[in-house]
Context: one part of a larger RNA
RNA sequence: CUGGGCGUAAAGGGCGAGUAGGUGGUUUGUUAAGUCAGAAGUGAAAACUCCGGGCUCAACUCGGAGACUGCUUCUGAAACUGGUAGACUUGAGUGCAAGAGAGGGAAGUGGAAUUCCUAGUGUAGCGGUGAAAUGCGUAGAUAUUAGGAGGAACACCAGUGGCGAAGGCGACUUCCUGGACCAAUACUGACGCUGAGGCGCGAAGGCGUGGGUAGCAAACAGGAUUAGAUACCCUGGUAGUCCACACAGUAAACCGUAAACGAUGAGUACUAAGUGUAGGGGAAACUCUGUGCUGUAGUUAACGCAAUAAGUACUCCGCCUGAGUAGUACGUACGCAAGUAUGAAACUC
Repeated sequence: CUGGGCGUAAAGGGCGAGUAGGUGGUUUGUUAAGUCAGAAGUGAAAACUCCGGGCUCAACUCGGAGACUGCUUCUGAAACUGGUAGACUUGAGUGCAAGAGAGGGAAGUGGAAUUCCUAGUGUAGCGGUGAAAUGCGUAGAUAUUAGGAGGAACACCAGUGGCGAAGGCGACUUCCUGGACCAAUACUGACGCUGAGGCGCGAAGGCGUGGGUAGCAAACAGGAUUAGAUACCCUGGUAGUCCACACAGUAAACCGUAAACGAUGAGUACUAAGUGUAGGGGAAACUCUGUGCUGUAGUUAACGCAAUAAGUACUCCGCCUGAGUAGUACGUACGCAAGUAUGAAACUC
């Protein structure tokens, strides 16, 4: 390379829109590039295969035939693929109408709770644990009542419920805005699918500048535990957690990874049923879309999967090829850094 694979054995890119490329619905005419048929030329000889001959046989060698699966040219065929001209509506999309939603962005508002401050009541404890101690408290704590400040998060509703491509999204109101679904039909007429590279988005955490800081809390300090305890438990507590970073060339933005998981790429078609739930349509039967469970055929090494496939097929992309060395070294690119991306070998088994 081929082949075989990628839920759990090695292997699905974190996700999206999309360039090149690959691939692509029904139908008519035409073309003849692919394709197919015929003919001619060429495809050196030797070698190779078959049939004969010569060395006593064989190896070897001689003759004949085949083959040399290819290329070129000419003539023809027109089903399929392609090109071209036209048509179609079922794929795709647009418009009209209704409802659903924690989809995104911005501004404003609200209540509960924690903490702090002030004042009142009140007195000796509070707090914490397996038990304690550190800690707080007669300078009046804890508790309780009233008032105030500030930050962060939104109990109940809440649901294998909803929305989003993924990350993710949960108080309320307003504004701006994306997508999906259903129903009826009108329009466009294959405009589709996938997608190397490139581009964008991307939890937590980290980093830059400037704010903010109630609670929580790496680091750190103390108290315990213990043989020790650089931990688990307790009292404190700083980064961080929260907010902004548009235009622009400036006050300034970056990092790009996760068990980024359904450990399952995207799309299309087909293949028993039963049952719950969310949205829509329908008088109903039922039906479409999503989300769960059970389960037949089938499949799987088994577990299991089973119309939301891991079944049956096709199209396109990504990836794997014994374990360790190693996601390391080197080089390159990106980054302020942390590091990320790409990614070996010797050697060992």

The prediction has a mean pLDDT of 87. Predicted 3D model of a 349-nucleotide part of an RNA (small-subunit ribosomal RNA, central domain) from an uncultured bacterium. The full RNA is in RNAcentral, with records from Greengenes.